[in-house]
Context: one part of a larger RNA
RNA sequence: UGACGGGGACCCGCACAAGCAGUGGAGCAUGUGGUUUAAUUCGAUGCAACGCGAAGAACCUUAUCCUAGCCUUGACAUCCUUGGACCGCCGAUGAAAGUCGGCUUUCUCUUCGGAGACCGAGAGACAGGUGCUGCAUGGCUGUCGUCAGCUCGUGUCGUGAGAUGUUGGGUUAAGUCCCGUAACGAGCGCAACCCAUGUCCUUUGUUACCGGCAUUAAGUUGGGGACUCUAAGGAGACUGCCAGUGUUAAACUGGAGGAAGGUGUGGAUGACGUCAAGUCCUCAUGGCCCUUAUGGCUAGGGCUACACACGUGCUACAAUGAAGGAUACAAAGGGUCGCCAAACCGCAAGGUGGAGCCAAUCCCAAAAAGUCCUUCUCAGUUCGGAUAGAGGUCUGCAAUUCGACCUCUUGAAGCUGGAAUUGCUAGUAAUCGCAGAUCAGAAUGCUGUGGUGAAUACGUUCUCGGGUCUUUACA
Repeated sequence: UGACGGGGACCCGCACAAGCAGUGGAGCAUGUGGUUUAAUUCGAUGCAACGCGAAGAACCUUAUCCUAGCCUUGACAUCCUUGGACCGCCGAUGAAAGUCGGCUUUCUCUUCGGAGACCGAGAGACAGGUGCUGCAUGGCUGUCGUCAGCUCGUGUCGUGAGAUGUUGGGUUAAGUCCCGUAACGAGCGCAACCCAUGUCCUUUGUUACCGGCAUUAAGUUGGGGACUCUAAGGAGACUGCCAGUGUUAAACUGGAGGAAGGUGUGGAUGACGUCAAGUCCUCAUGGCCCUUAUGGCUAGGGCUACACACGUGCUACAAUGAAGGAUACAAAGGGUCGCCAAACCGCAAGGUGGAGCCAAUCCCAAAAAGUCCUUCUCAGUUCGGAUAGAGGUCUGCAAUUCGACCUCUUGAAGCUGGAAUUGCUAGUAAUCGCAGAUCAGAAUGCUGUGGUGAAUACGUUCUCGGGUCUUUACA
């Protein structure tokens, strides 16, 4: 100087406690292990792998993962020689790739020497590799942790390693600030600057709005510029004011005013470093390896298997409910290879149809929980919907392996879940829908968005993690 202690002191955190809702039991979805398989491609593995890479495996994707058929200057790049326009069409064979054969076709510029782009043939330099090494690396990322720390210059002290500063007394979310002080200053972090949201003002009024005046079935039209809203600029919050406490300080407690009060709330932002953490399969890259194959093309299969185990979710076990009917109120998004209205057909998925919209104009679009009325009356049920049979719809060359949806029938387990364990402190949890990315099609996942809207926190003894100081066996 460090690290460690079932040493000490102080402090913090949904860490415990106090609460609410779960997981662990059931069925299914999804990922993983294992097993199986011709193959079930590869990676990720305590927290920090396991609805993870994958914002979407029928073919493609896709990866020498398997079986089979083919190619060898190659699917792709540059250079050389040579021929020709290229493109296109047809036939045979084949699962396709490919192989064999036929037809058609005379590009552009030109100093007429040639040059250019494209296609074919040939030779080799080379291409190519999702092959290995993340323990050779860059870059990017996770994690401790949005924790309050990590350092430097000069000075001083010490033989030196090093110390001091950064410790101490207060205070803070904070190495935040104040006071003290052999230290005085500074840097990276903290905070602020950025974005969103909450209030007001000015400007702007179309596609948005409608108080007042007309008009209509309807902000529909005339009209208006008040309101809502739009989107640009400002104002506003600073412990600024008051009282108390405090060391006259920093600050804390209470109050006023205020839309908002002491970081207003949420986000973005992640110091020095740790884990030889993760990634050579995003990309880049050293070294090694393959080169008629570990490269390339193609068809089919596999990644979707299933005695089992685990993680993450969805749906339930019902009456604060289920079903039927009527009816109300969002936000944020997306739309031209697109979103698709009205109307009609179909029980429905959907089909016909074609208006409008490159969108504050039109469409997706029905918000759902809610409210009102009716039925059910505690039952494995009018709960629950797995599984299975049959018939359909849609996308797409193609739904058999292996898609989603609809209708009829079937109606399994499940009556609140052992030990254990997770999340959450407010517009939060819980609950309810809506949208988007990916995407031909294919979400219970993910990312957003609004609606309804709680309970509890005495406190820090204990569990876990972290910070500061101190002590000690150890290096």
This is a predicted structure of a 475-nucleotide part of an RNA (small-subunit ribosomal RNA, 3' major domain) from an uncultured delta proteobacterium. The full RNA is in RNAcentral, with records from SILVA.